This is a predicted structure of an 89-nucleotide RNA (c-di-GMP-I riboswitch aptamer) from Effusibacillus dendaii. Of the family's consensus pairs, 95% are formed in the model. RNAcentral holds the sequence, with entries from Rfam.
RNA sequence: AAUCAUCAAGGGCAAACCUCGUCGAAAGACAGGGACGCAAAGCCAUGGGUCUAAAGCUUCCCCAAAGCAAUGAUAGCCAGGCUGCUGAU
Numbered sequence: 001a002a003u004c005a006u007c008a009a010g011g012g013c014a015a016a017c018c019u020c021g022u023c024g025a026a027a028g029a030c031a032g033g034g035a036c037g038c039a040a041a042g043c044c045a046u047g048g049g050u051c052u053a054a055a056g057c058u059u060c061c062c063c064a065a066a067g068c069a070a071u072g073a074u075a076g077c078c079a080g081g082c083u084g085c086u087g088a089u
Base pairs, nucleotide, nucleotide: 002089003088004087005086012038013037017033018032019031021030022029023028036076042082043081044080046079047078048077049074050073051072056068057067058066059065
């Protein structure tokens, strides 16, 4: 340096769920607990997927309601990019 994660050690992260409040229209995020899992479950929304549907648009005389709608969310859905610990070869 490359490949790999079979072995060791020290660690790391933290799904569901519970609690607390905050932000948000929502999806969701953040904090504490928790422990399903993870060798990048570290970082980046570039492509696809999925979730939400506010603004806006359409239907409508209006209201209500419904539909469309990503610029929102997801990196623990997949691909791609960047970086990295330990060990093995």